[in-house]
Context: one part of a larger RNA
Order: sequence, then C1' cells, then structure tokens
RNA sequence: UUGUAUUGAAGGAACUCGGCAAAUUAACUCUGUACGUUCGCAAUAAAGAGAGCCGUAAAACGGUAGCAUAAAAAAAGAAGCAACGACUGGUUACCAAAACCACAGGACUCUGCAAAUUUCAAAAUAAGUAUAGAGUCUGACGCCUGCCCAGUGCUUAAAAACGAUAGGUUUAGGUUUAGGCUUAAACUAUAACUUUAAGUAAACGGCGGUUCUAACUAUAAGAAUCCUUAGGUAGCGAAAUUCCUUGACGGGUAAGUUCCGUCCUGCAUGAAAGGCGCCACGAUUGCUUCACUGUCUCCAAUACAAAUUCA
Repeated sequence: UUGUAUUGAAGGAACUCGGCAAAUUAACUCUGUACGUUCGCAAUAAAGAGAGCCGUAAAACGGUAGCAUAAAAAAAGAAGCAACGACUGGUUACCAAAACCACAGGACUCUGCAAAUUUCAAAAUAAGUAUAGAGUCUGACGCCUGCCCAGUGCUUAAAAACGAUAGGUUUAGGUUUAGGCUUAAACUAUAACUUUAAGUAAACGGCGGUUCUAACUAUAAGAAUCCUUAGGUAGCGAAAUUCCUUGACGGGUAAGUUCCGUCCUGCAUGAAAGGCGCCACGAUUGCUUCACUGUCUCCAAUACAAAUUCA
C1' cells in the first nucleotide's frame, strides 16, 4: 500500500448517475392497526409494551444476580406518490430476469371425419368428432371497443366474357397376325384462373385542407368552399409517445432539466399491433419521507493475510 473483517468524536446522504455498499430492523407474547379494495385482502400494515432466576401447580405481587436476560448464533428497515405488467410461472447455459414470453379470459378464421393442419412419405392430430381439432390476434377483472370495403387480401357467385397443344365420339387412310400405334377431317362437353359483381376491418390497413363569422378584445357554437372510400368517436394526453421544451400554472425544496396534479397549442395519442381505469402482486422503473449509518465532510485505529523495503 492492497485485501478481508471490526470499531469510531461531531454531523447524518452534504457522497453519488442513483443511499451503490454498509448500517438500521429482526424470533416469541400482548396491545393496536390507515388509505384503498375485486370484501378475499391490504396486514407481521403502521405504532407501542414485555422478557433472567426464586418465591408456585399457575398467577398477582414481591424478592434477587449480572456490564449485558429473545445475553451467543440464527433472524423483515418502514411509509407515501407515480409508470409498466393483472397475478403464480418462464427467459438471453457464460454481461440483460425485464415493461419481454406465457397465462386464465376474449375474439376471428378453417375443419362433418377418408376432417382441416403438419412441404412429400411414414406418422401425429386421435383410439379424439364442432362443449372437438388446427391457425391467428388480444391478454385477469371493470367500463368499453367509433367511422371507412376506394386499395390489398379472403369468401360467395345465376347469367355473360376469357380459358385445353389435356379429353370424348364418328369417319377415312397408313401399318400390324392380333392387341395396338399413327395421320387427316368432322362433331362435341367442360375445370381452375382472369374479368365482373356483392359481402367482409377483434382481415392487411386508413381515419383532411382553406376562408370567414358574436356590439371591447379574444375565441368561434355557426357559415362557405375544395378534396376523400371515410375524414379520429369515447377516452387519454409535454405521456415508456411532445421537436420547439427546463411548455404554462399549482405542489413539494432555501434553491427541483427529475417527481406529483392540472391545462391542451397531440412536431408525430386513440380504441383486441386494443383504449381508459384498477385491488392484490413485482430481486421491474422514476420520485419523496422517517429511521439508519465511514457513502461523505475527512479520515483514523485494530486484527489477520499478501505485496513492498531494509537486515
């Protein structure tokens, strides 16, 4: 000097991206327990008190020993606000455990069984049969899920158009023992596909601009006009989405680019690529408070190792 432990005056997060690390708390008995809530929880909420031994069978109560009585070890720090995901579970073996995946629940599509699906086969599906099987999306629960079928896709389709060098029938010719092969002509029916039409968005997807207007001003319920298949509804909104931006106002601080509430001017929110809420849950993320501390002001000491220096 480094490492691993232990201790520390006064202060107590001033450290730092961030309380990272450490410290605090801890089992048991008794008291007591808020907001919220899906009434189950939340909850060991929080906040307090007690403790040895003897007198006893057990208490009250009293006596009594020690520095110390849950005498060692083991053994939750707590609370509040918000984001995301409902939850338990799973995941990048060896930098990521998460807001990712899954999930119960919801919806759509295909499939009548010699089923659809798995490229062929073999098999699975299934020794199942639409309350079944397969595929896709969403993701508990609550309230909901708006408008657009013009484009792309899918489904359906009487008639019509398009579409056969694949077929069928007849006749004639060539060849062959026969079967057959082959050439020509005539006649004849038809599939998919495509066109066209309709339906379909919890299919892929999409969901406007300009101008003017109210007796202060401002704003525009309203009017006009252009374009479109239709012009974004309910909600939410500087958001895990907001460029301008440290938006504005309020709260918290002496001081707050973060945080919480509100506003709406949404560069570029929005309804199963779900929208908005939400109890419980989370080694998730942001912010705050109390307690606590060598994280720090500012370092010091001790023990044990290692290294180094000298002998």
Predicted 3D model of a 311-nucleotide part of an RNA (large-subunit ribosomal RNA, domain IV) from Nesoia mediterranea.
The full RNA is in RNAcentral, with records from ENA.
The coordinates come from a structure-prediction model, not an experiment, and the mean pLDDT is 84.
A source record names the gene rnl.